[in-house]
RNA sequence: AGAGUUUGAUCCUGGCUCAGAACGAACGCUGGCGGCGCGCUUCAUACAUGCAAGUCGAGCGAGAAAUUUCCCGCUUGCGGGAGAGAGUAAAGCGGCGAACGGGUGCGUAACACGUGGGCAAUUUGCCCCUCGGUUUGGGAUAAGUCUUCGAAAGGGGGUCUAAUACCGAAUAACAUCUUCAGGCGGCAUCGCCCGAAGAUCAAAGACUUCGGUUGCCGAGGGAUGAGCCCGCGGUCCAUUAGCUUGUUGGUGAGGUAACGGCUCACCAAGGCUGCGAUGGAUAGCCGACCUGAGAGGGUGGCCGGCCACACUGGGACUGAGAUACGGCCCAGACUCCUACGGGAGGCAGCAGUAGGGAAUAUUGCGCAAUGGGCGAAAGCCUGACGCAGCGACGCCGCGUGGAUGAUGACGCCCUUCGGGGUGUAAAAUCCUUUCAGUGGGGACGAACCGGUUCUUCGGAGCCCUGACGGUACCCACAGAAGAAGCACCGGCUAACUCCGUGCCAGCAGCCGCGGUAAUACGGAGGGUGCGGGCGUUGUUCGGAUUUACUGGGCGUAAAGGGUGCGUAGGCGGGUUGGCAGGUCGGAUGUGAAAACCCCACGGCUUAACCGGGGGCCUGCAUUCGAAACCGCCAAUCUUGAGUACGGGAGAGGAAAGCGGAAUUCCUGGUGUAGCGGUGAAAUGCGUAGAUAUCAGGAAGAACACCGGUGGCGAAGGCGGCUUUCUGGCCCGAUACUGACGCUCAGGCACGAAGGCUAGGGGAGCAAACAGGAUUAGAUACCCUGGUAGUCCUAGCGGUAAACGAUGGGCACUAGGUGUUGGGGGUAUCGACCCCCUCAGUGCCGCAGCUAACGCAAUAAGUGCCCCGCCUGGGGAGUACGGUCGCAAGAUUGAAACUCAAAGGAAUUGACGGGGGCCCGCACAAGCGGUGGAGUAUGUGGUUCAAUUCGACACAACGCGAAGAACCUUACCUGGGUUUGACAUGCACGGGACCGCCUGUGAAAGCAGGCUUUCUCUUCGGAGACCCGUGUGCAGGUGCUGCAUGGCUGUCGUCAGCUCGUGCCGUGAGGUGUUGGGUUAAGUCCCGCAACGAGCGCAACCUCUGUCCCUAGUUGCCAUCAGGUUAAGCUGGGAACUCUAGGGAGACUGCCCCGGUCAACGGGGAGGAAGGUGGAGAUGACGUCAAGUCCUCAUGGUCCUUACAUCCAGGGCUACACACGUACUACAAUGGCCGGUACAGCAGGUCGCAAUAUCGCAAGGUGGAGCUAAUCCCCAAAGCCGGCCUCAGUUCGGAUUGGAGUCUGCAACUCGACUCCAUGAAGUCGGAAUCGCUAGUAAUCGCGGAUCAGCAGGCCGCGGUGAAUACGUUCCCGGGCCUUGUACACACCGCCCGUCAAGCCAUGGGAGUUGGGGGUACCCGAAGUCACCUGUCUAACCUUCGGGAAGCAGGUGCCGAAGGUAAAACCAAUGACUGGGGCUAAGUAAGUAACAAGGUA
Repeated sequence: AGAGUUUGAUCCUGGCUCAGAACGAACGCUGGCGGCGCGCUUCAUACAUGCAAGUCGAGCGAGAAAUUUCCCGCUUGCGGGAGAGAGUAAAGCGGCGAACGGGUGCGUAACACGUGGGCAAUUUGCCCCUCGGUUUGGGAUAAGUCUUCGAAAGGGGGUCUAAUACCGAAUAACAUCUUCAGGCGGCAUCGCCCGAAGAUCAAAGACUUCGGUUGCCGAGGGAUGAGCCCGCGGUCCAUUAGCUUGUUGGUGAGGUAACGGCUCACCAAGGCUGCGAUGGAUAGCCGACCUGAGAGGGUGGCCGGCCACACUGGGACUGAGAUACGGCCCAGACUCCUACGGGAGGCAGCAGUAGGGAAUAUUGCGCAAUGGGCGAAAGCCUGACGCAGCGACGCCGCGUGGAUGAUGACGCCCUUCGGGGUGUAAAAUCCUUUCAGUGGGGACGAACCGGUUCUUCGGAGCCCUGACGGUACCCACAGAAGAAGCACCGGCUAACUCCGUGCCAGCAGCCGCGGUAAUACGGAGGGUGCGGGCGUUGUUCGGAUUUACUGGGCGUAAAGGGUGCGUAGGCGGGUUGGCAGGUCGGAUGUGAAAACCCCACGGCUUAACCGGGGGCCUGCAUUCGAAACCGCCAAUCUUGAGUACGGGAGAGGAAAGCGGAAUUCCUGGUGUAGCGGUGAAAUGCGUAGAUAUCAGGAAGAACACCGGUGGCGAAGGCGGCUUUCUGGCCCGAUACUGACGCUCAGGCACGAAGGCUAGGGGAGCAAACAGGAUUAGAUACCCUGGUAGUCCUAGCGGUAAACGAUGGGCACUAGGUGUUGGGGGUAUCGACCCCCUCAGUGCCGCAGCUAACGCAAUAAGUGCCCCGCCUGGGGAGUACGGUCGCAAGAUUGAAACUCAAAGGAAUUGACGGGGGCCCGCACAAGCGGUGGAGUAUGUGGUUCAAUUCGACACAACGCGAAGAACCUUACCUGGGUUUGACAUGCACGGGACCGCCUGUGAAAGCAGGCUUUCUCUUCGGAGACCCGUGUGCAGGUGCUGCAUGGCUGUCGUCAGCUCGUGCCGUGAGGUGUUGGGUUAAGUCCCGCAACGAGCGCAACCUCUGUCCCUAGUUGCCAUCAGGUUAAGCUGGGAACUCUAGGGAGACUGCCCCGGUCAACGGGGAGGAAGGUGGAGAUGACGUCAAGUCCUCAUGGUCCUUACAUCCAGGGCUACACACGUACUACAAUGGCCGGUACAGCAGGUCGCAAUAUCGCAAGGUGGAGCUAAUCCCCAAAGCCGGCCUCAGUUCGGAUUGGAGUCUGCAACUCGACUCCAUGAAGUCGGAAUCGCUAGUAAUCGCGGAUCAGCAGGCCGCGGUGAAUACGUUCCCGGGCCUUGUACACACCGCCCGUCAAGCCAUGGGAGUUGGGGGUACCCGAAGUCACCUGUCUAACCUUCGGGAAGCAGGUGCCGAAGGUAAAACCAAUGACUGGGGCUAAGUAAGUAACAAGGUA
């Protein structure tokens, strides 16, 4: 410090997620030791039991018992007395403490807390210092004792007594109050000091060694604690906007330690609030803790400070201090006891229990230390505290061993079977002994106090005291001995293989894995990380500059308010002087301690931890200073702003009036059959006279041309002309005012269209509606009509893609070019032109900015000021609430839930019922077919025991198959075999191999028999081969073509596909390859930030067309000769044809024209051939998970007496049907009969076969010749002649019967052919569809492969031999450029809404239930305060009657809980209901959007 995730890829925006650190944690697995910390975060729920606050006899009175000693009584036993126990225990009066310490976080949004101040408005027990005092009297009372009530708790009465308990009196000021006088000071009231007079108020003793010590009272000061007041600071909600009557202030009084509406009476009507009052929600606050670079964010457990609380609510008493956790009173809830009358209680102290919960400990030891209370002290008390126990809860430390040890054991894992890994790891050898264990020793923490000795009286020495603890620590002993796990290994992220599983089981933080080869699931081996722990979950901060102060944005990603005016607020020109609030600097105080961090030091063996010192604590306050900047005050200035003056343009606004064109309607004329409308029509109108046309009239609305990225306005918006009223703007030159300015939350006003209310108006247009079309439908698009509305007046409404999707203002920052308005200069007679300038309005463009597109003086540049707004998508601009509105609705505006994206710009493709250019038998023009028939063949389907398998649009279907009767054959049935039909190794036995025979059988096979000796030899045997047995293994046309190689199809013989370097772009990528021409072609030329290159194209290769050369048999025969019925038959010839080798030829080379002087095109000459001469071979990068595991090869997987293999028979040949491909036809351009002519490619010895002969024929017999330019197979259409005459025929030949031939082991299922007979459908084929552009189509036959036989198929061959192409609009396919895109699995794409199903959360809802708070009223406990009368009462007074005072009682104000009532709020729930979200393959019917998405 970043990373993953939106896309085919890219950049950006933006969310989600991860890596880090932390925790009072919990859970899972695991667990050796120690140290230091921490440990109910939930029910402030309820609590059994024990303990947690007492102490003082040196304040006071009284005062036991058990036991024991002695004495006495009748010494069993018991009783009495005395002493000890003991002035003890327990209790009481009194004093001090109990308000500390300990717990908890309910409440509290508050002067509660923090920080800094104030009290001249206060108090403070115990402690310290100082001054003074402590005199004299009195009456009670508890305990005790007697008695009484009660179950108890507890109480009543009589009587005795003490005090440092209580009371009177005295004395008293430096105290308090009043009055008077003076001084000093301050902060308004005032404070301090001094003096005088008057008034008022005190006390307690105890101990003593008699020296004293210690109490008590008054006063002053200090210290400490507390109280009150103030500035500032720290939560959320405005869908809480108004709140308040003791409220705000005053006067007086009361009250308090003290100010104060704190309380009361009266008076006034104030006080708070947008800088957020009031209300609601949440919450103890802080030092600090966690995180972070910091700023910030989160937290407030332990420790420390403050506050609040003590079962809930209320209340006071006592006291220095409480409105009191372990006190009191009352009310309430709950629990317990009860004799039912009545009582008792409060763990949020320490332990502990129940409950709740994911979860949090012992009913421990000790006061030894520290601290606290009491005491003179000893001492007592102390669940504060010190320790121990439990818990890996956290941090820290240690160990589980160390060294050596193999080309490396076993096991396990992997493997290409060679090996590799675990791995120096183990074993083994040599060492060490921490920790744990055993034994022994054994602390520091301890010194006070006290005792004792000494003493120069200051003190010194010795003794005593340890919960932890026989602990820490030290020593010894034995032995590697007792001590390692957890998570992860697809990317992020460090770490890979095998097996299992097969979208199952499962994983998952995000992206995502799993559908038979899973590094992602589960296991294993291995590895990586951490390690007494490791993971998971939760939470916080970080990363997240993703709330942006530091440090973001708003044209298109989320985001500029529709516009203006303007209030508060924010910001604001030049100069001078002053002030010192902000600001800056110095000093002082404070910022507690602890903590973090830095520096250096110390104590535990180290560390964690702990101790001490310094810095730090960014803050606040006070004070001194500075005066630039901001601010304030004063003065001044003119440039910002404004005013006056003179000109100017304009659809700026309002009102009134006027005008013409057009439309419609009405009237009349002319006129006749249509008009209108559309893609085409129809509805509609028209013979009752339309449309058309002429004239006249009426009405309403809108203003053609001018008209213009022209003008005006703040925006919405404004368009005929005239007039009136009126706003703003621009220019010019001078004068004046003197910062008067900018922006603007609320507020106010304006605000298109549509809508609403009322009243008018209504020509045209036109939602709704009706009809006609279109359509599968058509509640639409189109057409005919047509009402609101559109118009006017008055009002409401207040929205918009109210857009420049760009808030306003000011300033600055290259230019160029239009245009509108004004001014100036120059020029001119003048205008125009030209130049300058101000204000608008456009275009282009530099810098700069931007993610890019783009913006660019009219900024989206550079700055300043103010306002508005944004923070992932959906839910949703929805719900609820509020406000506004007549309504429609507007405005403000969520959440649950859900997704891992949603987006912007640009790129490359693909696509478009987008555009341009151009090709192709693509269409068109032609010729012939298919689709109809019969048959053949393939396929689907069906059938079957099986009908083996594959191929499925083009690019499966006469395809694999160039040939299924057996075989083939993979299928079925049946019969067999099991090292196997086939390969190879080893072991053993036998034997040459081979061959023959018998039985059985359908065969295979099974069972058995016979015969037989190859090579070498050291004679033992060995080898090769064969057979048998056994074992490794064979075998599989079983599966996966979606694991693959290879091969193939297809786009497509289409002209494309790329690379290097350079350049452009942040990048994907572009450029090159685009453009202008041209070509069959990315072919070539020209141009060009490109220059080159590669794979393709073309050419090189083959065939064919012309010629030449060479060669001349088997081919040829012109010339010469011979010869035949005929024939190159013979001699011969080498000319020709031909054969097969080599050459030539064609290159736009030549001419003309066009073209850019080009490429190239058009025409021509010559030529056998002319612009690629014709044909073939040749198939770029790639696409289709195209095809093939059944050609072959091959990974994986499956079968192994079977999914292998052998055999027989059957099947692949089935048949209601459907499709493809063919053949033959339907006839006269034909059929039949007879005669007759001419090929080429090929093939042939297991063969082709002539002549001859037999048969009607297939064919038979026979065999010349031929291993082939030698012999053979060998033509048909055609031509000539004849018949048929339009007929289901002399067409057509299916089907069937019969008879045959051939091949073959065998033609039944199931061959081909022949003859005789039979003679079916069919008379040219619906929608639709195929091929072909020349030696082509069409037509005719021939050959070959396969093959025993079987060809209508396939592959070839030649014969005869056409028609047509205007042209590129359209269909299909393709190429290039461009455009749009929400597509990228790429239009067979994407995608919307409804319905049905499941799940989820949520709104409304007659209501119902609960809760908290407030208001009004009723009742009113305890209690303070006030008042009151009868009764009662020790102290004091008394004139003895009484008084003063007090207790109890009563009344009143206030007042908790309770009750009643109405309303609001919050929450839960509710039949039913509304929409929303999510959910691989639901259904039905659509196709709204994305392309011009087919109506933008």
Background: A computed fold for a 1496-nucleotide RNA from a metagenome, annotated as small-subunit ribosomal RNA. The coordinates come from a structure-prediction model, not an experiment, and the mean pLDDT is 84. The RNAcentral record of the sequence draws on SILVA. Its Rfam family is "Bacterial small subunit ribosomal RNA". Its family is annotated with structural constituent of ribosome and ribosome in the Gene Ontology.